[in-house]
RNA sequence: UGCCAUUCCCCGGGGAGCCAUGAGGCUGAGAGGUGCGGUGCAAGUCCGUACGACCCGCUGAACCUGAUCCAGUUGACACUGGCGUAGGGAGGGCAUGGCGUUUCCAU
Numbered sequence: 001u002g003c004c005a006u007u008c009c010c011c012g013g014g015g016a017g018c019c020a021u022g023a024g025g026c027u028g029a030g031a032g033g034u035g036c037g038g039u040g041c042a043a044g045u046c047c048g049u050a051c052g053a054c055c056c057g058c059u060g061a062a063c064c065u066g067a068u069c070c071a072g073u074u075g076a077c078a079c080u081g082g083c084g085u086a087g088g089g090a091g092g093g094c095a096u097g098g099c100g101u102u103u104c105c106a107u
Stems, first nucleotide, its partner, number of pairs: 001100006008093003011057004017026003033051006063088003069082004
């Protein structure tokens, strides 16, 4: 000094559907839990925001676009295949260990 692995620390990215709508039920890791603010006659329900849960961070289908997409399937979502070698998409640090490189010193 390079690469790899592991632990830890810090940081970052992301989504929230369908049925019913009275409770509730389904798929899924997760389907909006808590606080605050806003709109409004009225907010558990709508919008925004912070935190939390969960997933993901280049070996990147987490997630977004195409897409109100195409085929199968379902009551619907979900699911399977295609699109898809498509276009985008969020990582740094300490330590330890391993392998290697270089330089210096001694023999």

This is a predicted structure of a 107-nucleotide RNA (TPP riboswitch aptamer (THI element)) from Sphingobium sp. CECT 9361. The sequence was found by an Rfam model in a public genome assembly. The organism belongs to Sphingobium, within Bacteria. The coordinates come from a structure-prediction model, not an experiment, and the mean pLDDT is 77.